[in-house]
This is a predicted structure of a 73-nucleotide RNA (transfer RNA) from Klebsormidium nitens. The prediction has a mean pLDDT of 82. Rfam family: tRNA. Rfam links the family to the GO term triplet codon-amino acid adaptor activity.
RNA sequence: GCCGCAAUAGCUCAGCUGGGAGAGCGUAAGACUGAAGAUCUUAAGGUCCGGCGUUCGAUCCGCCGUUGCGGCA
Numbered sequence: 001g002c003c004g005c006a007a008u009a010g011c012u013c014a015g016c017u018g019g020g021a022g023a024g025c026g027u028a029a030g031a032c033u034g035a036a037g038a039u040c041u042u043a044a045g046g047u048c049c050g051g052c053g054u055u056c057g058a059u060c061c062g063c064c065g066u067u068g069c070g071g072c073a
Base pairs, nucleotide, nucleotide: 001072002071003070004069005068006067007066010025011024012023013022019056027043028042029041030040031039049065050064051063052062053061
């Protein structure tokens, strides 16, 4: 230098054909307990990496860029 993959909650990751943003863990509150732990219930928590475009509508499609990983040279 070229090619490919990835970027979504505090962490690890799903997600779809373009229309509802989610799970587990963690956190908080409650139940339970003498008190904890475990278990159960509930809740909070998001600019879906950034910009532009296409579209009635974009996490998803196109282009450019950033970061990380891998391959080729």